[in-house]
The RNA shown here (small-subunit ribosomal RNA) has 1517 nucleotides and comes from a Bacteroidia bacterium.
RNA sequence: ACGAUGGAGAGUUUGAUCCUGGCUCAGGACGAACGCUAGCGGCAGGCCUAAUACAUGCAAGUCGAACGGUAAGGUCUCUUCGGAGACUACGAGUGGCGCACGGGUGCGUAACGCGUAUGCAAUCUACCCUCCGGUGGGGAAUAGCCAGUGGAAACGCUGAAUAAUACCCCGUACGAUUCAUGAAUCGCAUGGUUUAUGAAAGAAAGCUUUGGCGUCGGAGGAUGAGCAUGCGUCCCAUUAGCUAGAUGGCGAGGUAACGGCUCACCAUGGCGAUGAUGGGUAGCUGGUCUGAGAGGAUGAUCAGCCACACGGGCACUGAGACACGGGCCCGACUCCUACGGGAGGCAGCAGUAAGGAAUAUUGGUCAAUGGGGGCAACCCUGAACCAGCCAUGCCGCGUGCAGGAAGAAGGCCCUCUGGGUCGUAAACUGCUUUUAUCAGGGAAUAAUAAUAUGCUAUAGGCAUAGAUGUAGGUACCUGAAGAAUAAGCACCGGCUAACUACGUGCCAGCAGCCGCGGUAAUACGUAGGGUGCAAGCGUUGUCCGGAUUUAUUGGGUUUAAAGGGUGCGUAGGCGGUUUGUUAAGUUAGUGGUGAAAACGUCCCGCUCAACGGGAUACCCGCCAUUGAUACUGACAGGCUUGAGUAUGUUCGAGGAAGUUGGAAUGCGUGGUGUAGCGGUGAAAUGCAUAGAUAUCACGCAGAACGCCGAUUGCGAAGGCAGACUUCUAGGACACAACUGACGCUGAUGCACGAAAGCGUGGGGAGCGAACAGGAUUAGAUACCCUGGUAGUCCACGCUGUAAACGAUGGUCACUAGGUGCUCGGGACUUCGGUUUUGAGUGCCCAAGCGAAAGCGAUAAGUGACCCACCUGGGGAGUACGGUCGCAAGACUGAAACUCAAAGGAAUUGACGGGGGCCCGCACAAGCGGUGGAGCAUGUGGUUUAAUUCGAUGAUACGCGAGGAACCUUACCUGGGCUAGAAUGCCUCUGACCGCCGCCGAAAGGUGGUUUUCCUUCGGGACAGAGUGCAAGGUGCUGCAUGGUUGUCGUCAGCUCGUGCCGUGAGGUGUUGGGUUAAGUCCCGCAACGAGCGCAACCCCUAUUCUUAGUUGCCAGCACAUAAUGGUGGGGACUCUAAGGAGACUGCCUCCGCAAGGAGUGAGGAAGGCGGGGAUGACGUCAAAUCAUCAUGGCCCUUACGCCCAGGGCGACACACGUGCUACAAUGGACGGUACAGCGAGUAGCGAGCCUGCGAAGGUGAGCCAAUCUCUAAAAGCCGUUCUCAGUUCGGAUUGGAGUCUGCAACUCGACUCCAUGAAGUUGGAAUCGCUAGUAAUCGCGGAUCAGCCAUGCCGCGGUGAAUACGUUCCCGGGCCUUGUACACACCGCCCGUCAAGCCAUGGAAGCCGGGGGCACCUGAAGUCGGGGGUAAAAGCCCGCCUAGGGUGAAACUGGUAACUGGGGCUAAGUCGUAACAAGGUAGCCGUACCGGAAGGUGCGGCUGGAUUACCUCCUUU
Repeated sequence: ACGAUGGAGAGUUUGAUCCUGGCUCAGGACGAACGCUAGCGGCAGGCCUAAUACAUGCAAGUCGAACGGUAAGGUCUCUUCGGAGACUACGAGUGGCGCACGGGUGCGUAACGCGUAUGCAAUCUACCCUCCGGUGGGGAAUAGCCAGUGGAAACGCUGAAUAAUACCCCGUACGAUUCAUGAAUCGCAUGGUUUAUGAAAGAAAGCUUUGGCGUCGGAGGAUGAGCAUGCGUCCCAUUAGCUAGAUGGCGAGGUAACGGCUCACCAUGGCGAUGAUGGGUAGCUGGUCUGAGAGGAUGAUCAGCCACACGGGCACUGAGACACGGGCCCGACUCCUACGGGAGGCAGCAGUAAGGAAUAUUGGUCAAUGGGGGCAACCCUGAACCAGCCAUGCCGCGUGCAGGAAGAAGGCCCUCUGGGUCGUAAACUGCUUUUAUCAGGGAAUAAUAAUAUGCUAUAGGCAUAGAUGUAGGUACCUGAAGAAUAAGCACCGGCUAACUACGUGCCAGCAGCCGCGGUAAUACGUAGGGUGCAAGCGUUGUCCGGAUUUAUUGGGUUUAAAGGGUGCGUAGGCGGUUUGUUAAGUUAGUGGUGAAAACGUCCCGCUCAACGGGAUACCCGCCAUUGAUACUGACAGGCUUGAGUAUGUUCGAGGAAGUUGGAAUGCGUGGUGUAGCGGUGAAAUGCAUAGAUAUCACGCAGAACGCCGAUUGCGAAGGCAGACUUCUAGGACACAACUGACGCUGAUGCACGAAAGCGUGGGGAGCGAACAGGAUUAGAUACCCUGGUAGUCCACGCUGUAAACGAUGGUCACUAGGUGCUCGGGACUUCGGUUUUGAGUGCCCAAGCGAAAGCGAUAAGUGACCCACCUGGGGAGUACGGUCGCAAGACUGAAACUCAAAGGAAUUGACGGGGGCCCGCACAAGCGGUGGAGCAUGUGGUUUAAUUCGAUGAUACGCGAGGAACCUUACCUGGGCUAGAAUGCCUCUGACCGCCGCCGAAAGGUGGUUUUCCUUCGGGACAGAGUGCAAGGUGCUGCAUGGUUGUCGUCAGCUCGUGCCGUGAGGUGUUGGGUUAAGUCCCGCAACGAGCGCAACCCCUAUUCUUAGUUGCCAGCACAUAAUGGUGGGGACUCUAAGGAGACUGCCUCCGCAAGGAGUGAGGAAGGCGGGGAUGACGUCAAAUCAUCAUGGCCCUUACGCCCAGGGCGACACACGUGCUACAAUGGACGGUACAGCGAGUAGCGAGCCUGCGAAGGUGAGCCAAUCUCUAAAAGCCGUUCUCAGUUCGGAUUGGAGUCUGCAACUCGACUCCAUGAAGUUGGAAUCGCUAGUAAUCGCGGAUCAGCCAUGCCGCGGUGAAUACGUUCCCGGGCCUUGUACACACCGCCCGUCAAGCCAUGGAAGCCGGGGGCACCUGAAGUCGGGGGUAAAAGCCCGCCUAGGGUGAAACUGGUAACUGGGGCUAAGUCGUAACAAGGUAGCCGUACCGGAAGGUGCGGCUGGAUUACCUCCUUU
C1' cells in the first nucleotide's frame, strides 16, 4: 500500500493472594403494563387474556340489453274520479353471473403443513386473449300471477293458466373422445408423439337502439388450482420397539388425475438408536430483536402459504367449496311461542358484557385505488381511503435571547460581629416571536366516464371539449399583539455521574449484587444543594448481549465439577506406501431460481427528520450444466516399514488341578511339678488344688507359609508367595523365513472383577462383627480386658461394588541429559570388568507446561485419531419410573425449594493433648507465708430514704482514696435561690464588709448602725446594683476522643530502602553453623545497607585520687569543764559534694577458624552486664479512666444548676481478697546497756524544768536547720524471773475513769489508766513470695493531715540465712519446623438426633377429573350399492360406512386426601462431641452388624495421616 470498519468491562468467596466457579450490574429491544408528570406537530401502532357469550346497525350483490310481468315511485294522456293506458323505472318471481374473491382469527396441525428445489410421459382451469369450425328443426313443463285453504309464527298445501339465454328430443360433427388395425419417430423407465383406415356415441340461444352483446364444439396461451418427490423444520429414551389396509403384487371400482384412495384374492412384508412408536409444546415463511461474527431468541403490524368459521359429521350446487355472513343431521347454548312448533351463530366493521395489568369510534365517503354485476349509465363494496381516541413507539419543534452584583431578599450550610451556596439566577433594561391565540388568503391529490367533434383505420386506438373532492377551508402562506401560552421525573455508599444538615435509633424503613439502620446514617425519611435524561422520566415483565457460563469460531477432566474398575469386541469414526481408472466429496466457470416489502449503499420527495419514492447491492441457499483431479472416497493392481505368523533363546509369587513339608497355635492323652496363671495405665471379669500356668513325650485338627524378600518380579485390572508334578496362558530378545495393511479406537453388547454379603453342602485351629461380662467415665450402647456367634477356609452358584488410585482412558509419532534395579542380545577384555543395543521398572532434572503444588521420554510437553465424562453449592446419587438381583442392593437418575457462595493451590499469622532448640523463682531444691483464729481494711451480696460513683481472671478487691465526725460529698431527707455559688467585659453607685436586734436548725430573710483606699486626675483596686454577652451540671456516651495508665514484657523482638525470587499474597535480608542476658557478636549465604528496640551514654552505690573545709570531723598542739569538738586552731582522718581515675576478657593457660568460652589463674576495692534505679520497640487486650484534667455529640435550665441543716458513704445472716497480732521458751516480763540511716519542722519541730501512774498539761531555751528539735532506734548484749499451762502466752471484747484535737467526737476519732481476758496449742483441699546483703526478722522516717480509724502506702537503715541435682513434668515466653476445615484466630470451628415455627416435596386406603386407544350395542344426515318405480325421477324399502350416544375391561396422565417419610430455612432451645491439630481411638472408601444421636466395631482397601527410629533410593563431599 491492498484488504478489513469489527470484539471495553465491573462488583461479590479470603486476614490477604492466585485460580476455578456461580450470582449480580452497566447496553439494546418491546403490540407492553404501572407510578409521577405533560405544550405542539408529523409518521406509525393499538384484545398478547376467554377460538368466551353476544343487544343493535351495516359488511354481496347485480343484470329489464335473458323471461313472464307490474307491488311501490315519477312524468304524460284519458277518466264514469273507482280507475285505465303509455313512458321512465322496477318490488317479488324464473333465469344468468357473482357469492370459493376481498375481510377475520391462529383452534387444530410436528405434517409434504411450511420453506426451497424439481417432476406430472398421471391432471383440471369459469371469466380473459389468439386461432379453427358451427348456431337447422321440434317438444313438454314450471315459478310468479289468480282462486281456495292450513298454521300463533316460520312456513306451507291444493286447483287452474303461462314465458324464457330454464328444461327435453331429433338432425348435423371441422376438431376432440373411446375402440380396433397398421406405420414412422422419440424418451431414464412406465411410456410418449405423429399419422392412415374403420366403427360408436355426443352441440348450440337468443337479445338488440343494427353499432354490437351473447351462445356451441375444438386447439393454443395466460391465470389459478391439484398431485408426487429430494433436502430442511422444537423438546422428552424416566417413550424402544411399532404396524393388519399394515408392506407389496394381480384385477376391479373411484377420481380432473397417480396411488391401498377403496374392494376381492395372493404373498409376508414395511418402519426403527442416522431415534420408529408414544407423550408434550407449537400455525410455517419472508422477516424482527440482539450479537463483532458464528449464533441465540422470536414469528405483532406489512407480505406469501396453510388451517379454521358455535362443537362434530356429511354431502349438494358449481370451473372452483365439502363453502365465515349456503344446505342437511347430531350436540351444547341463547331467543320467540298460542306449547303444537320455530329461529340463531361478529375468529367481518363498529359496539356490549365478561376475563384481565392491559388495547380505541355503535364516525365519514365511495373522491381516489381495487373488487362484483351490467353494453352502459349506474348499483353494491365496514375491501379501501379518511377522520376520532390513546405520549404506545419513532422523529421534529418549543417553553426564550442578550445585558444586569448592592453578588438583593429568602432558603440551606458553617469554624456564626462573619463567610459560603442557590447565583446572572431574580428584580431591572433592551431584543426576538418559532409554537399556541386571533384575522385574512388558500392547494396538489382528477386520471377520465357518458357524450360530441376530428384523425387514424378496427385497437373503441389517438387528440380536443367535457360532470365529479370524503379528507377540508385541512396542509401551507401572510398579518396582529405580547415573554406573552408551555418542565418534569429518577438518582446522589461502591459498581455509577452526583453531599451536606436535621429527624429516626436493628425501630420505621431501604435493597439489582455487595449490603445499610442498635444516638454523630453521604445507604432509611425530609430539606437544601448536586447529577442524569427530558415531554417525558422511572419501575415491573420478557428476549438477546455481556456469558469463551454448552466453547464450530471458542472450554475442560492429577488435586477445583469431570477418565468408565478392567479387558475382548459389534456398529461407527479414523487409517502406511505406490500405480492406474473413476469423479461421489472438493474446486472453477456458466445458466435457472432464490416474490414483493424489509436490511445496506447512492440519489430524490415532504422546510429537516421519522416517513416515502427510484436505482443498486445483497439474499452467503437449492437445482442444472461444462471443466479441473492435488487431497479424501470408490474400484483394480503392486510394496513392506504398521500388524501378525514361523524358528531359536529366555523370564517370572501369571492361571488351574493334584501331591506333599516343617514351624507356630489350639485341643486330647500320659508324665514332671505347685500356687498361682492371665491381663492392664492400674485393675477386674476369666482360668486354677477336680492340679492350671510352666515343662516333656505322643497324637489330632484347621489355617497361614518364617528366613530367601528387595521402591524385586508377573498379570488387562481385581490380584498373585512353602516345595513338587501335570495342564495352560503370556511377555521379552535374536533372526528376517512367511502373510501383505490383515491396523487403531470402540456406543450398545459379552467376559473378568478385592472385601463384605446371599444360597446349598462341607469344614472350623486361630482370629473375630453381633452378643455377654469386667473396667474406664458425669454417662460409655466406644476406645482397654476376658469370653464369643455369624464369618474368615473348601466346593458349586449369586452379588458387581471400593480412596476398584498414578484420584492421571487407549494407540501412534516427536522433543536435552544424569543415575540405579530386572530380563534378553552384541563387541572388546588383562576374565576383575568396560562399552553398546532392545524391553520393563525407580529417582533427579533442561526446555516446555501448569492456578500453584508439581509434571517433565513411564508427560500433566508438542501433535494425530477414537471412546468416556463435566457445566455453582445444597436438595441428592435422593424421589418416581424402568432394568437386574433370592435378598441386601446395584445401574439409570430428576424436580420443587433454598443459598451467594461451595471449592483448588499457595501465603502470613494463630493454634495443636505435633516435633526440635532455648529462657524465666516456671518446676525442682530450700526458707518464710496465705488458706483455720481474733481484729483491721477492701470487695461481693443483702439491707436502706441513701448506704454516691468508678475499678471485676491474670492486668479489680489496704485499688482511684498520700487521711469520709462537719467540710470533703458527688448520695438521701427537709428548708431555701433562679442571669443564679465562681470568673471576664460594659454601665452606674461609693460604699461594701463589719457590728447590733428579731425570726430561723442553718442557709437566708428583715430592721438598725456605720460610711473606703491609691492616683500621673485619664483612671485603678475593692464592693454593691443593673443590663447584656459568655452561665452551671461529679448528668449520658472511655464503643466518638486527647492525654495518662495497666498488661504481654526489660520479652528480644518489630520494620524499612535498594536489589533478587515469586503471576500474586508474599519471601529473601531476620533463615543456617556457632555464641550471647540480648536480632549480642562471628562465620556462611542473593543479598547489601539502614531504622526503632538490646547494649552504652544518665542517677545511686562499692575503691581511690584531686579540690574545698561550715553548721560536719578531731590525729597532733593549746584552753575550759564534773563531763561533752564546748573553745582557739587544724585538713591528717571520717564525712560532706564537685571533678577525675578505675574493669576492657586488657594479661596468662587451655578450647575454638572467629565470635566467644573455661580457670580456686595473676593483678585488683570490684571480673566477665560488679549491685540497684531511671529508661518499656512495632503492636495486643474497642483493656482502664468523660469522677483529675481537656474535649465532640446528646440531655437538664424555678433544675439533672446553686446554698444550707441533719443523715449516709461506718448498715450486717453471710462469702472472698489483702494485712496485722498471735498461738509462745530461738519466747514473755522486768532492770541495765550498745550501735543507724533516710527524712521532717515557724499556724511548725519543741529541748530543759514543773505537775500527772499515764495519755497529757503548764512554762519555754534553741531552730527557717550538716548548727536546734523530732530522736528513744529496735532486734542485739548483760542480768533476774516465768517452766509448757489456754499459761506471767495471746490480746479480742466489755465496764469504768480520763487526755488531746476540733464549732462539734451520739451515729462515727485517736490515745491513756484501772478492770475484764474471747478465739487461738501452727491451720483441709489448695495456694503465694523469694536465688544474697536477697528471704526472714527488727525498729526508724515521711507524705496526706486540726485530729485520726496507718496494722495501709512510700522510703531508711540494723541483724542476716538456706537451696538450685537438673529441665521429664506444670505455667509463661522466644526461634525454627510440621498439620489445620481456625483468621472474632482453640474461650476457634463444627456434626447428628430431639423440641418449636414456616416452606416446598415423595408415599398413601380412598375420592374427583382429563385426553387417547380397544371390544361390544345402538346409530341421524348423507354419498355409494341393491330393490322398486317413472317419459325421466323422487317419495319408499334394504345394505355398507359414519358423527353422536351407551356399556365394559385395561393402560396413561393430573388434582385432592386421613395418615406417613425424609428435605430446606429460621441471633441467642435440649443431648452429647463425631470431624478439623496425632482433634485427644489418624482419617476416609466399600460392605455387614449394632446403637438416643453424632457414631462404634468387624473384613478388605487408600494416604487425601502426624511423629520417631530404621531400611531403601537420590544428590553432594
Rfam family: Bacterial small subunit ribosomal RNA.
The RNAcentral record of the sequence draws on ENA and SILVA.